[in-house]
Molecule: SAM riboswitch aptamer (S box leader)
Organism: bacterium
RNA sequence: CACCCAUCAAGAGACGGCUGAGGGACUGGCCCGAAGACGCCGAGGCAACCAGGCUUCAUGCCCAGGUGCCAAAUCCUGCGAGAACCGGUAUUACCGGCGACCGACAGAUGGGAG
Repeated sequence: CACCCAUCAAGAGACGGCUGAGGGACUGGCCCGAAGACGCCGAGGCAACCAGGCUUCAUGCCCAGGUGCCAAAUCCUGCGAGAACCGGUAUUACCGGCGACCGACAGAUGGGAG
């Protein structure tokens, strides 16, 4: 780097040190940020994908070694479909707005196989 599978509404930073202007992947929004964000280091915390132990018909439990994560739902959104509601024309049909829910795409993390 491309491929396959699983998960993504819960949870956990008002900590200390360094640095100093952008950051939340991208679009449009909306947020965070010189009262110091983002990032790095330290010490904490969450979770339980993999590993390890026990166990069942199915499964489940324990542990915390390898990862991961600790603003906002993956912050919302984009493509498809579309309930309810609002407005207009018109009359039970059409147009516009907003848009729950669902699916896809994209992304992230883990595992697998190159």